[in-house]
RNA sequence: GAGCGUGCUCCGGGGUCGGUGUAAUUCCGAACCGGCGGUGACACCCCGUGCGGGUGGCAGUCCGCGACCCGGCCGAAGCCAUCGGCCGGUGGACCUGGUGAGAUUCCAGGACCGACGGUGAAAGUCCGGAUGGGAGGAAGCGCGCGA
Numbered sequence: 001g002a003g004c005g006u007g008c009u010c011c012g013g014g015g016u017c018g019g020u021g022u023a024a025u026u027c028c029g030a031a032c033c034g035g036c037g038g039u040g041a042c043a044c045c046c047c048g049u050g051c052g053g054g055u056g057g058c059a060g061u062c063c064g065c066g067a068c069c070c071g072g073c074c075g076a077a078g079c080c081a082u083c084g085g086c087c088g089g090u091g092g093a094c095c096u097g098g099u100g101a102g103a104u105u106c107c108a109g110g111a112c113c114g115a116c117g118g119u120g121a122a123a124g125u126c127c128g129g130a131u132g133g134g135a136g137g138a139a140g141c142g143c144g145c146g147a
Base pairs, nucleotide, nucleotide: 003145004144005143006142007141008140009139010137011136016030017029018028019027031125032124033114034113035065036064037063038062042056043055044054045053046052047050060112061111069089070088071087072086073085074084075083094110095109096108097107098106116128117127118126
């Protein structure tokens, strides 16, 4: 000391004003928000100038994943519930114009979407499960291997 493996830690945003009403941050008018990986025409840097290498950025609506929800199997003697593990399923929403070789990603405009339970009245934004889970990242701390 690149890299590889591995343990722990870390990692989600948003309801304000007005209206109606007995009652609404839930309805109506106007607001506000956007997890992770991929793709993606941007910017900059380096050299040996090559379809070269590196750094940073880039989609809520494309492709996939997670969360939520449902089911099956297994475990704690049996049943129910609960919890945990594994497997499977379900699972929201975009068009038009512009540029261009190429864009549902850029630019412009107009749209649209958002688990479950709760609630004086219907919730993406309030409260709760959740001091939980988690895709991935490598941000942090370690351990092992190591050209």